[in-house]
RNA sequence: AAGGGCGCACGGCCGAACCUCGGAAACGAGGGCGGGGGAACAAGCCCGAACCGUGGGGUGAACUCGCGGAAGCGAGGGGGCAGCUCUUUCAGCCCCAACCCGUCAGCUAACCCCGCAGGCCACUGAAAGAGGCCAU
Numbered sequence: 001a002a003g004g005g006c007g008c009a010c011g012g013c014c015g016a017a018c019c020u021c022g023g024a025a026a027c028g029a030g031g032g033c034g035g036g037g038g039a040a041c042a043a044g045c046c047c048g049a050a051c052c053g054u055g056g057g058g059u060g061a062a063c064u065c066g067c068g069g070a071a072g073c074g075a076g077g078g079g080g081c082a083g084c085u086c087u088u089u090c091a092g093c094c095c096c097a098a099c100c101c102g103u104c105a106g107c108u109a110a111c112c113c114c115g116c117a118g119g120c121c122a123c124u125g126a127a128a129g130a131g132g133c134c135a136u
Stems, first nucleotide, its partner, number of pairs: 011121004018031005032116006041106001055104001056101004063076005077096005084131008
């Protein structure tokens, strides 16, 4: 020196996962954000039962196609990346998982139900527009 560790963090990132009130707390309530079920309509077309099925469905960006025995690779597409915020464009880097319902769910007004977790970080730069803040 490379590499590794610690601090810089009352700062910031992914995500709906935040704010306020009461309470010692557990927890409760409200606001806000997010998700699911649920008519008309659409689809379907006698009813019932059994069997079969990689059945079907949901949250999420986390999908599709091709090559390969596999590991994996490529292409298209999708998502993320602080120095006030938002949008768009360019370049660069990273991700495309995981879990749940349980044979059942199209959309959906009224209505009903549920969640507000978890995981990370000394690092992404530039341009344009709009707004905000501060100073004068």
Notes: The RNA shown here (c-di-AMP riboswitch aptamer (ydaO/yuaA leader)) has 136 nucleotides and comes from a Chloroflexota bacterium. It was read from a public genome assembly, where an Rfam model found it. It matches the Rfam family "c-di-AMP riboswitch aptamer (ydaO/yuaA leader)". Rfam describes the family as follows. This family represents a conserved RNA structure found upstream of the ydaO and yuaA genes in Bacillus subtilis and related genes in other bacteria. The ydaO/yuaA element is thought to act as a genetic 'off' switch for the ydaO and yuaA genes in its native state. It is believed that the element may be triggered during osmotic shock leading to activation of ydaO, a predicted amino acid transporter gene, and members of the yuaA-yubG operon which code for KtrA and KtrB K+ transporters.